A computed fold for a 76-nucleotide RNA from a bacterium, annotated as transfer RNA. The prediction has a mean pLDDT of 81.
RNA sequence: GGGCCGUUAGCUCAACUGGCAGAGCAGGGCACUCUUAAUGCCAAGGUUGGAGGUUCGAUUCCUCCACGGCCUACCA
Numbered sequence: 001g002g003g004c005c006g007u008u009a010g011c012u013c014a015a016c017u018g019g020c021a022g023a024g025c026a027g028g029g030c031a032c033u034c035u036u037a038a039u040g041c042c043a044a045g046g047u048u049g050g051a052g053g054u055u056c057g058a059u060u061c062c063u064c065c066a067c068g069g070c071c072u073a074c075c076a
Stems, first nucleotide, its partner, number of pairs: 001072007010025004019056001028042004049065005
């Protein structure tokens, strides 16, 4: 330099064919308990990496950029 994959909640990850963005864990509140842990219940938490494009509608399709990973070529 070239190719491929990934980026979604604090963390780890889902989201089938473009049609209301979810789960587990963590954190918060409550119940239970002598207390803690465990367990149960409740609520909260999102500019879906950034900028554009297509579309009635984009996490999803297209372009560019950023970041991370893998493979590969060249030089030495």
Its Rfam family is "tRNA".